[in-house]
A computed fold for a 480-nucleotide part of an RNA from an uncultured Hyphomicrobiaceae bacterium, annotated as small-subunit ribosomal RNA, 3' major domain.
Context: one part of a larger RNA
RNA sequence: UGACGGGGGCCCGCACAAGCGGUGGAGCAUGUGGUUCGAUUCGAAGCAACGCGAAGAACCUUACCAACUUUUGACAUGUCCCGUAUGGGCUCCAGAGAUGGGGUCCUUCAGUUCGGCUGGCGGGAACACAGGUGCUGCAUGGCUGUCGUCAGCUCGUGUCGUGAGAUGUUGGGUUAAGUCCCGCAACGAGCGCAACCCUCGCCCUUAGUUGCCAUCAUUUAGUUGGGCACUCUAGGGGGACUGCCGGUGAUAAGCCGGAGGAAGGUGGGGAUGACGUCAAGUCAGUAUGGCCCUUACGGCCAGGGCUGCACACGUACUACAAUGCCCGGCACAAAGGGAAGCAAGAUCGCAAGAUGGAGCAAAUCCCCAAAAACCGGGCCCAGUUCAGAUUGAAGGCUACAACUCGCCUUCAUGAAGCUGGAAUCGCUAGUAAUGGCGCAUCAGCUACGGCGCCGUGAAUACGUUCCCAGGCCUUGCACA
Numbered sequence: 001u002g003a004c005g006g007g008g009g010c011c012c013g014c015a016c017a018a019g020c021g022g023u024g025g026a027g028c029a030u031g032u033g034g035u036u037c038g039a040u041u042c043g044a045a046g047c048a049a050c051g052c053g054a055a056g057a058a059c060c061u062u063a064c065c066a067a068c069u070u071u072u073g074a075c076a077u078g079u080c081c082c083g084u085a086u087g088g089g090c091u092c093c094a095g096a097g098a099u100g101g102g103g104u105c106c107u108u109c110a111g112u113u114c115g116g117c118u119g120g121c122g123g124g125a126a127c128a129c130a131g132g133u134g135c136u137g138c139a140u141g142g143c144u145g146u147c148g149u150c151a152g153c154u155c156g157u158g159u160c161g162u163g164a165g166a167u168g169u170u171g172g173g174u175u176a177a178g179u180c181c182c183g184c185a186a187c188g189a190g191c192g193c194a195a196c197c198c199u200c201g202c203c204c205u206u207a208g209u210u211g212c213c214a215u216c217a218u219u220u221a222g223u224u225g226g227g228c229a230c231u232c233u234a235g236g237g238g239g240a241c242u243g244c245c246g247g248u249g250a251u252a253a254g255c256c257g258g259a260g261g262a263a264g265g266u267g268g269g270g271a272u273g274a275c276g277u278c279a280a281g282u283c284a285g286u287a288u289g290g291c292c293c294u295u296a297c298g299g300c301c302a303g304g305g306c307u308g309c310a311c312a313c314g315u316a317c318u319a320c321a322a323u324g325c326c327c328g329g330c331a332c333a334a335a336g337g338g339a340a341g342c343a344a345g346a347u348c349g350c351a352a353g354a355u356g357g358a359g360c361a362a363a364u365c366c367c368c369a370a371a372a373a374c375c376g377g378g379c380c381c382a383g384u385u386c387a388g389a390u391u392g393a394a395g396g397c398u399a400c401a402a403c404u405c406g407c408c409u410u411c412a413u414g415a416a417g418c419u420g421g422a423a424u425c426g427c428u429a430g431u432a433a434u435g436g437c438g439c440a441u442c443a444g445c446u447a448c449g450g451c452g453c454c455g456u457g458a459a460u461a462c463g464u465u466c467c468c469a470g471g472c473c474u475u476g477c478a479c480a
Base pairs, nucleotide, nucleotide: 001480002479004476005475007474008473009472010471011470013468015464016463019427020426021425022424023423026318027317029315030314031313032312033311034309035308042053043052064304065303069299070298073129077128078127079125080124081123082122083121084120087106088105089104090103091102092101093100094099109119110118111117131293132292134291135290136289140287142282143281144280145278147276152191153190154189155188156187157186158167159166160165171182172181173180197270198269199268200267202238203237204236205235206234207233208232211228212227213226216225217224241264244258245257246256247255248254320420324379325378326377327376328375329374336367337366338365341360342359346355347354348353386417391412392411393410394409395408396407397406433456434455435454436453437452438451439450
């Protein structure tokens, strides 16, 4: 000087408390451990691994396994020889395919010194080399997680100290903040904080189609004429600054209350992550040093596996019901996506879906039905008209192909489950809870996951003694 203390003081954070809903019990989904296996590829490991890499494992992916097969190689550059531009379609034989062998058709370069000479392509030979998801994240770059959006971390000069170092950065107030004020052997400065950026909330303005419709006509319908007021869209601008008033305070910074205002003291949300810590994570995203393999630890291929199942854990989903379930009726969104695509009306089917195809590269057309809500009816507390696992049957869709191992529909079947021990998690407002909608990946999908969108919409916070994490000052110290 730090780190540490079941030392002290001050102060914060859904840290506790106050409250609401969960997890832990059940079934199922998913990840992991374990175990099994020829293989169940690999990595991630307290917080900060475990719906994580994986925003899509039937083949492919694929890295794993057993088998078939290949050796200058699937890919790059270079040397030599031979052939010839070449590229593509169809087809036959053997084979699981890779591969090997054959037939047929179409197409057939450029330069040129007219020499297959050069380039290109194919075949061959030998070698340099290719190749490796093989090892080392404790050799690395880059990127990322975490403490933590915590308020800190430093420097120059000066001063103090023999020195390590201190001072500044401590102190009195204040703040979300090393934020600001005052004081002070310090005076300044940098990286952080804040602001500048995006978005939502108010107003003005520009613009008026594909959007809108107050007035006038018109229509089944903003449909058409007309209009651009309004809504909206998307460009520009204004607006909030403790600016004003009162109180308080050291006359300061600020704090409390008020006015005006769509918004008030950082208006809500986002992006933004200082010096550093964990030899944290990643050599399997890519890059890369070293080491290792080189007829194999490389390459190709069909099949299997990654989906195995006595168990254990994490994260979710669905429930156990009456604030509910079922049937009928009937409203109101936002944000996205669409050409190898989204697909309307119509027809067929109980349905999944099928036929067919208007329109739309989309403020125009389509996905599109929002659902909870609301209205009417039924159920009457029961393992039930709750719950839906499991299994049987019949179908649909995608795909070369759904046996291992896809999703969906209908009928039948109806399991566990009556609110979950010890323990434990999230959340302070348009939040929690609850309802649906969309997108990425993607042929299809094991999505109940992830990322977004809107609807309905709470309760509680006395307070800081205690638990956890953190900041500043101080003290002890046998630690560095």
Rfam family: Bacterial small subunit ribosomal RNA.
RNAcentral holds the full RNA, with entries from ENA and SILVA.
The prediction has a mean pLDDT of 84.